Small-subunit ribosomal RNA, central domain from Sphingomonas sanxanigenens, 349 nucleotides, folded computationally. Its mean pLDDT, the model's own confidence on a scale to 100, is 89. The organism belongs to Sphingomonas, within Bacteria. The RNAcentral record of the full RNA draws on ENA and SILVA. Rfam family: Bacterial small subunit ribosomal RNA. A reference for the family is Cannone et al. (2002), "The comparative RNA web (CRW) site: an online database of comparative sequence and structure information for ribosomal, intron, and other RNAs", BMC Bioinformatics.
[in-house]
Context: one part of a larger RNA
RNA sequence: CUGGGCGUAAAGCGCACGUAGGCGGCUUUGUAAGUUAGAGGUGAAAGCCUGGAGCUCAACUCCAGAAUUGCCUUUAAGACUGCAUCGCUUGAAUCCAGGAGAGGUGAGUGGAAUUCCGAGUGUAGAGGUGAAAUUCGUAGAUAUUCGGAAGAACACCAGUGGCGAAGGCGGCUCACUGGACUGGUAUUGACGCUGAGGUGCGAAAGCGUGGGGAGCAAACAGGAUUAGAUACCCUGGUAGUCCACGCCGUAAACGAUGAUAACUAGCUGUCUGGGCUCUUAGAGCGUAGGUGGCGCAGCUAACGCAUUAAGUUAUCCGCCUGGGGAGUACGGCCGCAAGGUUAAAACUC
Numbered sequence: 001c002u003g004g005g006c007g008u009a010a011a012g013c014g015c016a017c018g019u020a021g022g023c024g025g026c027u028u029u030g031u032a033a034g035u036u037a038g039a040g041g042u043g044a045a046a047g048c049c050u051g052g053a054g055c056u057c058a059a060c061u062c063c064a065g066a067a068u069u070g071c072c073u074u075u076a077a078g079a080c081u082g083c084a085u086c087g088c089u090u091g092a093a094u095c096c097a098g099g100a101g102a103g104g105u106g107a108g109u110g111g112a113a114u115u116c117c118g119a120g121u122g123u124a125g126a127g128g129u130g131a132a133a134u135u136c137g138u139a140g141a142u143a144u145u146c147g148g149a150a151g152a153a154c155a156c157c158a159g160u161g162g163c164g165a166a167g168g169c170g171g172c173u174c175a176c177u178g179g180a181c182u183g184g185u186a187u188u189g190a191c192g193c194u195g196a197g198g199u200g201c202g203a204a205a206g207c208g209u210g211g212g213g214a215g216c217a218a219a220c221a222g223g224a225u226u227a228g229a230u231a232c233c234c235u236g237g238u239a240g241u242c243c244a245c246g247c248c249g250u251a252a253a254c255g256a257u258g259a260u261a262a263c264u265a266g267c268u269g270u271c272u273g274g275g276c277u278c279u280u281a282g283a284g285c286g287u288a289g290g291u292g293g294c295g296c297a298g299c300u301a302a303c304g305c306a307u308u309a310a311g312u313u314a315u316c317c318g319c320c321u322g323g324g325g326a327g328u329a330c331g332g333c334c335g336c337a338a339g340g341u342u343a344a345a346a347c348u349c
Base pairs, nucleotide, nucleotide: 004320005319006318007303008302012317014201015200016199017198021194022193023192025088026087029084030083031082033081034080035077036076037075038074039073040072041071042070049065050064051063052062053061054060091191092188093187094186095184096183097182098181103177104176105175106174107173108172109171110154114150115149116148117147118146119145120144121143125136126135162169163168206247207246208245209244210243211242215241216240220236221235222234223233258316259315260314261313262312263311266294267293268292269291270290271289272288273287275285276284277283278282298305299304322349323348324347331342332341333340334339
């Protein structure tokens, strides 16, 4: 390389948009680049292969053929692909009418709780634990009542419920705004799919500057436990957690399952929206899109998957090729740094 693979054995980029490229619906006519067929030229000789012949055989040598899978010229065909062209509507998009939603951004606002502060009542304990102690408290704590301040998070509703490409999104209100879905069948007429590079988004932690800081809490200190205890438990507690702007670009970024399209038994729950029928607080039938459970065929090493496929196919991309060394070294690129990304070899089993 061919081949075989990628849920769990090695292997799906964290996710999207999109350039080149690859691939691409039905149909008319033309063309003849690809394609197919015929003819001609060329494809040196030797060698290889086949059939013969000559050295006593063989190696070796000689003769003939085949092969040289290629290229060029020419003639023809016109299905398929390409190119050009007349059209089409089912793919795709637009338009109109709707309802659903923690989708996003900004601004405002609410109550519970926590901590702190002030005041009242009140008196000796309170905290904490397996048990204790560190700790707080007669300078009046804990408890309780009233008032005030601050920051952060939004109980119940809440649901294998919803929305989003993924990360993710949850009090309430307003403004701006993205997407999906249903119905209509009005418009365009293949405008599509994928996507190397590229670009953007991307939890937490971390970094820079300036704010903020209630609770929680790496580090740290103390108390316990223990043979020890740089831990688990307890009392404290700083970064951080929060906000604005800028970086970082990684996660078991998981469905460990790339995207798109088509086809292939069913049963049952749930969310959203149309339709039809009826005996209309509703019920039944059927339908589109999501989200779950079970299950046939089929697949699978098994587990299991099973119309939301890991089944049957097609197109495009990414990735794998024994374990360790190693996702490391070196170099490049990126970053303020931390580091990220790309990515070996010796050696060894």